[in-house]
Context: one part of a larger RNA
RNA sequence: GAACGAACGCUGGCGGCAGGCUUAACACAUGCAAGUCGAGCGCCCUCUUCGGAGGGAGCGGCGGACGGGUGAGUAACGCGUGGGAACGUGCCCUUUUCUCUGGAAUAGCCUCGGGAAACUGAGAUUAAUGCCGGAUACGCCCUUCGGGGGAAAGAUUUAUCGGAGAAGGAUCGGCCCGCGUUGGAUUAGAUAGUUGGUGGGGUAACGGCCUACCAAGUCUACGAUCCAUAGCUGGUUUGAGAGGAUGAUCAGCCACACUGGGACUGAGACACGGCCCAGACUCCUACGGGAGGCAGCAGUGGGGAAUCUUGGACAAUGGGGGCAACCCUGAUCCAGCCAUGCCGCGUGAACGAUGAAGGCCCUAGGGUUGUAAAGUUCUUUCAGCGGGGAAGAUAAUGACGGUACCCGCAGAAGAAGCCCCGGCUAACUCCGUGCCAGCAGCCGCGGUAAUACGGAGGGGGCUAGCGUUGUUC
Numbered sequence: 001g002a003a004c005g006a007a008c009g010c011u012g013g014c015g016g017c018a019g020g021c022u023u024a025a026c027a028c029a030u031g032c033a034a035g036u037c038g039a040g041c042g043c044c045c046u047c048u049u050c051g052g053a054g055g056g057a058g059c060g061g062c063g064g065a066c067g068g069g070u071g072a073g074u075a076a077c078g079c080g081u082g083g084g085a086a087c088g089u090g091c092c093c094u095u096u097u098c099u100c101u102g103g104a105a106u107a108g109c110c111u112c113g114g115g116a117a118a119c120u121g122a123g124a125u126u127a128a129u130g131c132c133g134g135a136u137a138c139g140c141c142c143u144u145c146g147g148g149g150g151a152a153a154g155a156u157u158u159a160u161c162g163g164a165g166a167a168g169g170a171u172c173g174g175c176c177c178g179c180g181u182u183g184g185a186u187u188a189g190a191u192a193g194u195u196g197g198u199g200g201g202g203u204a205a206c207g208g209c210c211u212a213c214c215a216a217g218u219c220u221a222c223g224a225u226c227c228a229u230a231g232c233u234g235g236u237u238u239g240a241g242a243g244g245a246u247g248a249u250c251a252g253c254c255a256c257a258c259u260g261g262g263a264c265u266g267a268g269a270c271a272c273g274g275c276c277c278a279g280a281c282u283c284c285u286a287c288g289g290g291a292g293g294c295a296g297c298a299g300u301g302g303g304g305a306a307u308c309u310u311g312g313a314c315a316a317u318g319g320g321g322g323c324a325a326c327c328c329u330g331a332u333c334c335a336g337c338c339a340u341g342c343c344g345c346g347u348g349a350a351c352g353a354u355g356a357a358g359g360c361c362c363u364a365g366g367g368u369u370g371u372a373a374a375g376u377u378c379u380u381u382c383a384g385c386g387g388g389g390a391a392g393a394u395a396a397u398g399a400c401g402g403u404a405c406c407c408g409c410a411g412a413a414g415a416a417g418c419c420c421c422g423g424c425u426a427a428c429u430c431c432g433u434g435c436c437a438g439c440a441g442c443c444g445c446g447g448u449a450a451u452a453c454g455g456a457g458g459g460g461g462c463u464a465g466c467g468u469u470g471u472u473c
Base pairs, nucleotide, nucleotide: 001473002472003471004470006469007468008467009466010465013345014344015343016342017341018340019338020337021303026301027300028299030298031297032296035062036061037060040059041058043056044055045054046053047052069256070255071254078181079180080179081178082177083176084175087173088172092169093168094167095166096165097164098163099162100134101133102132103131110123111122112121113120114119140149141148142147154161155160182228183227184226189219190218191217194216195215196214197213198212199211200210201209231253232252233251234250235246236245237244238243258279259278260277261276262275281292282291283290284289309335311334312333313332317331318329319328320327321326348378349377350376351375358369359368360367361366382414384409385408386407387406388405392400417462418461419460420459421458422443423442424441428457429456430455431454432453438445439444
């Protein structure tokens, strides 16, 4: 000098665009953040102009694996980059072939119970795009090549929307490998599913992934193992560069969701707002038993030098469901708060000497503040007041918002501070103090004339900021 997710002190007019718990992955009151479909199904309730309309809890389907948060763990094929073969892929696209025929249940509703509650038991009964048979099989799977196995679902306003098998595509994902990826040797040996093989199992898939047997290997001073630290990258910052430091915001990947473990469902999870078990903690309880998980958005307590509103809207973009209308969406778009940063603008302009008054200095002559003020003549940015008023939306639909912007009105009117002045380093005098009080980045000032402390006048620098502290180069 540059930079910052900064903080602190003094000060503070406006706007645009960004940013805003770096600490306790500490604990959380309250509200909201994932629903939707009656064009799959039966039932109940309300209204009715008797045509129908609306609502409710269930069964069923799709979605809750996305979006959003955080960085605890991880030194690893986790990430980056370049390759690879033994895989899966709902919704979407293309092609092709089907969509035939039966059955038994069950929630709901009803009856009777248990329980404080959460919830739950029995009986009777009912539907389906829920479940299970039979048939069929171009292609599909298995095969000892003889053969064997295996599917579907309907709805309707008759326009359509669906269902099943197979092949291909697209997208997304799983897996493997080369190279790169912090410090420590005051960590030198580490390893028994360990290294390899065979048989078997398992997986969507390769594989000690698992298992039985066999062999005794495998890694390591080119640093294994152990310890410490750490999410990685595109980037950011500094620097002429090489390099150093860093990984906030935004984007990609990974990991996590009170702590630990586990699987279920599913195309996809071992699942933030799903389930089960254990633990800690909090809450309810009739003491028998139950409920909960903000590292979602706001917000609270706590910690801290320190970091915001319990806001508006689905108008746009995008997502889920639905044929659609539409519903949901703290994603998102906006608004609020904060000089936290960057950028822009303003706090007036011209003229004005008797160089007024006052202040300060003085050799008492004067000098300086200083064209500065007053005064005269103007202007009206921004802020204020009044009127008009968008684009963003495509026929309709605008939270933002009566916002941006435009026009008019009044009046210099409402708007300047902070640090420094011994040298480095731009800027000097007086008074007070007297090694005291104090200053200080380094050198160093202060013990009676201190340009270095404190005040004043004057001056220098930057400016809605200015200094200090911290960190990096």
The part of an RNA shown here (small-subunit ribosomal RNA, 5' domain) has 473 nucleotides and comes from a metagenome. The prediction has a mean pLDDT of 87. The full RNA is in RNAcentral, with records from SILVA.